[in-house]
RNA sequence: GCCCCUUUAGCUCAGUCGGUAGAGCAAGGGACUGAAAAUCCCUGUGUCCGUGGUUCAAUUCCGCGAGGGGGCA
Numbered sequence: 001g002c003c004c005c006u007u008u009a010g011c012u013c014a015g016u017c018g019g020u021a022g023a024g025c026a027a028g029g030g031a032c033u034g035a036a037a038a039u040c041c042c043u044g045u046g047u048c049c050g051u052g053g054u055u056c057a058a059u060u061c062c063g064c065g066a067g068g069g070g071g072c073a
Stems, first nucleotide, its partner, number of pairs: 001072007010025004019056001027043005049065005
């Protein structure tokens, strides 16, 4: 320098042909207990990496960038 993959909640990740976003863990609140642990119930307000474009509508498609990983020189 060229090519490929990846970026979504605190963490690990899902999101099937574009229709205003979810799971597990963690965390917070409550019940239970003399008090804890365990157990049970409830709780997500996330500029979906940034910026333009296409579209009635973009996490999703396209361009240009940024971070991370890998390959070839």

This is a predicted structure of a 73-nucleotide RNA (transfer RNA) from Bdellovibrionales bacterium RIFOXYC1_FULL_37_79. Its mean pLDDT, the model's own confidence on a scale to 100, is 81. It matches the Rfam family "tRNA". It is annotated as a transfer RNA. The source organism's lineage runs through Bacteria, Pseudomonadati, Bdellovibrionota, Bdellovibrionia and Bdellovibrionales.